[in-house]
RNA sequence: GCCCGUUCUCAGGGCGGGGCGAAAUUCCCCACCGGCGGUGAUAGCCCGCGAGCGCCUCUCGGCAGAUGCCGGAAGGGUCAAGCAGACACCGGUGAAAUUCCGGGGCCGACGGUCAUAGUCCGGAUGAAAGAGAACCAGC
Numbered sequence: 001g002c003c004c005g006u007u008c009u010c011a012g013g014g015c016g017g018g019g020c021g022a023a024a025u026u027c028c029c030c031a032c033c034g035g036c037g038g039u040g041a042u043a044g045c046c047c048g049c050g051a052g053c054g055c056c057u058c059u060c061g062g063c064a065g066a067u068g069c070c071g072g073a074a075g076g077g078u079c080a081a082g083c084a085g086a087c088a089c090c091g092g093u094g095a096a097a098u099u100c101c102g103g104g105g106c107c108g109a110c111g112g113u114c115a116u117a118g119u120c121c122g123g124a125u126g127a128a129a130g131a132g133a134a135c136c137a138g139c
Base pairs, nucleotide, nucleotide: 001139002138005135006134007133008132009131010130016030017029018028019027031119032118033108034107035049036048037047038046044106045105052083053082054079055077056076057075059072060071061070062069063068087104089103090102091101092100110122111121112120
């Protein structure tokens, strides 16, 4: 240094001002934010991954008693394009950049709410892509 395994730690940011209104951090105008790995060079929108919801499966309960329907809890699948994303952007520098610099544009789970939410509240003191440390066996 590579590598098998165990344990531990870490692992998401953002509504400030104004307007209408009975009511909006949810609408309108201006503003603000950007997980992880990859990459000829630093990426929300290039290629992938994760969380959320859905779907399928397993299990428990209820209903129907034929396929099935409804609900709870906890696992699993990866579901090829499930919801599901967003620049065939323009100019500049350079050997190299949809990643840097300048300019313009676009995107953002679910449930809740006196009114529609990327920014408020909640599941979440959760989970996790992954990052790191210690120890152990082997090369």